[in-house]
A computed fold for an 86-nucleotide RNA from an Anaerolineales bacterium, annotated as c-di-GMP-I riboswitch aptamer. It was read from a public genome assembly, where an Rfam model found it. The organism belongs to Anaerolineales, within Bacteria. Rfam family: c-di-GMP-I riboswitch aptamer. Rfam links the family to the GO term cyclic-di-GMP binding.
RNA sequence: UGAACGAAAAGGCAAACCCGGCGAAAGCCGGAGACGCAAAGCUAUGGGUCUAAAGCUUAAAAAGCAAUGAUUGCCAGGCUGCCGAA
Numbered sequence: 001u002g003a004a005c006g007a008a009a010a011g012g013c014a015a016a017c018c019c020g021g022c023g024a025a026a027g028c029c030g031g032a033g034a035c036g037c038a039a040a041g042c043u044a045u046g047g048g049u050c051u052a053a054a055g056c057u058u059a060a061a062a063a064g065c066a067a068u069g070a071u072u073g074c075c076a077g078g079c080u081g082c083c084g085a086a
Base pairs, nucleotide, nucleotide: 005084006083012037013036018031019030020029021028022027035073041079042078043077045076046075047074048071049070050069055065056064057063
C1' cells in the first nucleotide's frame, strides 16, 4: 500500500408519523422527526414486489389483462468511498 474484516474515533444517511407540494396511483420532493444502517452512496442491469392513467377485453357497469410508471431502506450484480484495533 492492497485485500479481507469491523473494535475505537471523526463524521454520514434518515424509517414510521405529521405539514406543504407533485402525480391517475404506486410513489417522489422539501420541512420537522429518528426506526435503524459499514455502504441505508450511485446505478433500474437481472429477479421479486407495488400501482394501472392511457390501451385491450366486456352489451354497459363492475371487473380482468398489462408497464413504458415505481421500489436501491426487497435480494443480487456493477461502479465509487471514510477510519484502521484484533